[in-house]
RNA sequence: GGUCAAUUGGCCGAGCGGUCUAAGGCGCCAGUUUAAGGCACUGGUCCGAAAGGGCGUGGGUUCGAAUCCCACAUUGGCCA
Numbered sequence: 001g002g003u004c005a006a007u008u009g010g011c012c013g014a015g016c017g018g019u020c021u022a023a024g025g026c027g028c029c030a031g032u033u034u035a036a037g038g039c040a041c042u043g044g045u046c047c048g049a050a051a052g053g054g055c056g057u058g059g060g061u062u063c064g065a066a067u068c069c070c071a072c073a074u075u076g077g078c079c080a
Base pairs, nucleotide, nucleotide: 001079002078003077004076005075006074007073010026011025012024018063027045028044029043030042031041032040046053047052056072057071058070059069060068
């Protein structure tokens, strides 16, 4: 330099154009329980007062995008 793949919350990780929601798990916070803890159970856990916004960054396509297209960035593989 070329090429292929990946990038989603603190971490892991689903999702494959619609409608319910960014699911679920771990962790964390609160509560119940306990003498106290652990386990277990319940609720909460991106931003915002709300409306709404948020999927590496910025654009585009579409009535509608985490999902399709383009550029860039980072990481990994292969080729040179």

Source information: This is a predicted structure of an 80-nucleotide RNA (transfer RNA) from Tissierella creatinini. Its mean pLDDT, the model's own confidence on a scale to 100, is 80. NCBI's taxonomy places the organism under Bacteria, Bacillati, Tissierellia, Tissierellaceae, Tissierella. Rfam family: tRNA. Rfam classes the family as a transfer RNA.